Formats: sequence, structure tokens, C1' cells
RNA sequence: CCAUCUUCCACGGGAGACACGGGGUACAAUCCCCGGGCCGAAGGCGCAACCGCCCCGGAAACGCUCAGGCAAAAGGACCGAGGAAGACCA
Repeated sequence: CCAUCUUCCACGGGAGACACGGGGUACAAUCCCCGGGCCGAAGGCGCAACCGCCCCGGAAACGCUCAGGCAAAAGGACCGAGGAAGACCA
């Protein structure tokens, strides 16, 4: 220096599900109350294949929906190609 890994930053792509019904008030959002119906890909929790230093830990895109979400916008796991720092290798 290249490659690989981790973290952060910005860019591109990025699904699902009621613009639900009633009222305060004029649509939606928001602030409220209520009423049910849904989604899983922020987060969180649980089981587990598997892995490890094997006492015990780490563990999913699986499950649960606490949270979040259910027109658009915003957000969004994950993917791509970049920048920065570190680790590692040579």
C1' cells in the first nucleotide's frame, strides 16, 4: 500500500399493514379522548440451528408485538459504491 473486519458520516436503492370509525373542530398531521382491525425491516424481548474460552456466554431476516408503524412525507433492517478512524495482514 492492497485486501478483510469494526465504528461513524453522507449518497443511491429499500417492503409490509385502516388517508379506519365516533367526539372535542374545518381535510390530513399534531394535541386529546374512546373503539376495534392490521404490519415487522428502528429499537427491545424470547427460543434456537450454530459457534466459543463450553461453569456459562454469543447468537437470526425465526417468533412476540412492549415500543414503533398502517395515503404522501419522515423513519426504515438490509444491500451497493465512497470518505474518515481503528484493528489486522504483508

A computed fold for a 90-nucleotide RNA from Hyphomonadaceae bacterium TMED5, annotated as Glycine riboswitch aptamer. Model confidence (mean pLDDT): 80 of 100. Lineage of the source: Bacteria > Pseudomonadota > Alphaproteobacteria > Hyphomonadales > Hyphomonadaceae.